[in-house]
Formats: sequence, C1' cells, structure tokens
RNA sequence: UGCUUAUCGAGAGUGGUGGAGGGAUAAGGCCCGAUGAAACCACAGCAACCGGUCCCGGCAGGGACGCCAGGUGCUAAAUCCUGCCGCAAGGCGAAGAUGAGCG
Repeated sequence: UGCUUAUCGAGAGUGGUGGAGGGAUAAGGCCCGAUGAAACCACAGCAACCGGUCCCGGCAGGGACGCCAGGUGCUAAAUCCUGCCGCAAGGCGAAGAUGAGCG
C1' cells in the first nucleotide's frame, strides 16, 4: 500500500512544551480556539476489536452485557452535518476511521 470482514448516536482529560490554527479530503454549513489551536511529552482515563481467565457444551460453539487493561485503538459535538428512497417511522449507499484476517 491493496483485498476481505466486523463495528462506528455508548464511553473517557489534566499538566508541561508550543504559539495559530483545528474539526480526514473538496465545497458549503455549523462549531472549537489567546480563558491558548495543531504537534510533541508525561501522567491519568475509556472499553470497540484481539488476547487471557472463568462458566456451559461430547464437539462445533455460546455466555460472563470487562471478570483481567497484556496488544492495537480512542478520550468536544452522530464519523459534527451534507447523497438516495420514504408522509413518517425507518431503510440503503459513497467516502472515512478502527480492529481482525490475507497478499
């Protein structure tokens, strides 16, 4: 970097350095930001996937809606909003993010 697949209205922030931007991309909107943006560091936290543990089961598998924070990830707003179908409830799609598997 590509492919497959699952999930994405839940959850969780302080300090230091820094000094004007940021919310993926394009445009529009709407927000956040000198009461300090991005980025980096430290500590803290969250619990989606993997892993572990325990329970059920002959196996396959299922459960404990985390029991354990080891790996990845995450810690403003629905993935901040946007397309299509539908009177509505709701459904579908594109792109993206994250995990797992594969090349």
Model confidence (mean pLDDT): 80 of 100. SAM riboswitch aptamer (S box leader) from a Deltaproteobacteria bacterium, 103 nucleotides, folded computationally. Its Rfam family is "SAM riboswitch aptamer (S box leader)". From the family's description: The SAM riboswitch is found upstream of a number of genes which code for proteins involved in methionine or cysteine biosynthesis in Gram-positive bacteria.